Model confidence (mean pLDDT): 84 of 100.
Predicted 3D model of a 74-nucleotide RNA (transfer RNA) from a Minisyncoccota bacterium.
[in-house]
RNA sequence: CGGCUGAUAGCUCAGUAGAGUAGAGCACCUGAUUGAUAAUCAGAAGAUCGUUGGUUCAAUUCCAACUCAGCCUG
Numbered sequence: 001c002g003g004c005u006g007a008u009a010g011c012u013c014a015g016u017a018g019a020g021u022a023g024a025g026c027a028c029c030u031g032a033u034u035g036a037u038a039a040u041c042a043g044a045a046g047a048u049c050g051u052u053g054g055u056u057c058a059a060u061u062c063c064a065a066c067u068c069a070g071c072c073u074g
Stems, first nucleotide, its partner, number of pairs: 002072006010026004020057001029043004050066005
C1' cells in the first nucleotide's frame, strides 16, 4: 500500500438481510423488606447508534470518504 471485520447506555452485548417511536443483562438511583447490611422484589433514569456528507417523505439500518481497534496478504 491492498483486502476483511468491528465501533450502539457507565460495562458486556443484541437489533441492521426486508429503513418506519432503539432493547437486554450487570452497575448506578429510589422504594419495599431487615435492628442494620447483603440477598430478593418493584420502579425510575441513562445511548440523536465512531465522525462527516449523500440517497430518501423517513437512515443505527442503504451509499461514499475519513478516524480508531483487530485480523489477513505481499

It matches the Rfam family "tRNA". The literature on the family includes a 1993 paper in Trends Biochem Sci by Hou, "The tertiary structure of tRNA and the development of the genetic code".